The RNA shown here (Glycine riboswitch aptamer) has 94 nucleotides and comes from Swaminathania salitolerans. Lineage of the source: Bacteria > Pseudomonadati > Pseudomonadota > Acetobacterales > Swaminathania. The sequence was found by an Rfam model in a public genome assembly. Its mean pLDDT, the model's own confidence on a scale to 100, is 77.
RNA sequence: AACACCGAUUUACGGGAGAGACCGGACACAUUUUCCGGCGCCGAAGGAGCAACCGCCCCGGAAACUCUCAGGCAAAAGGACCGGGAUCGGCUGG
Numbered sequence: 001a002a003c004a005c006c007g008a009u010u011u012a013c014g015g016g017a018g019a020g021a022c023c024g025g026a027c028a029c030a031u032u033u034u035c036c037g038g039c040g041c042c043g044a045a046g047g048a049g050c051a052a053c054c055g056c057c058c059c060g061g062a063a064a065c066u067c068u069c070a071g072g073c074a075a076a077a078g079g080a081c082c083g084g085g086a087u088c089g090g091c092u093g094g
Base pairs, nucleotide, nucleotide: 003093004092005090006089007088008087009086010085011084013083014082015081020039022038023037024036025035026034040073041072042071046069047067048066049065053061054060055059
């Protein structure tokens, strides 16, 4: 130095669930699309709340739990999380 392990960041990579292509109106005029209104639902973008727990313990950090503001309920897009890649770090192994 490489390699292994752990952590962090990152990504035009792979996988990735749930819930009405509901009803009415307008545009259109074979249909699909779009807009407005209404009801019913989902939780795994984000956000908020409580909390086991943790800490430097005046206080703070905290979930896949809860809420549903936002978002979503054909396809597409998005999508927590997991894996792969890349980069960086390490009182670690060697």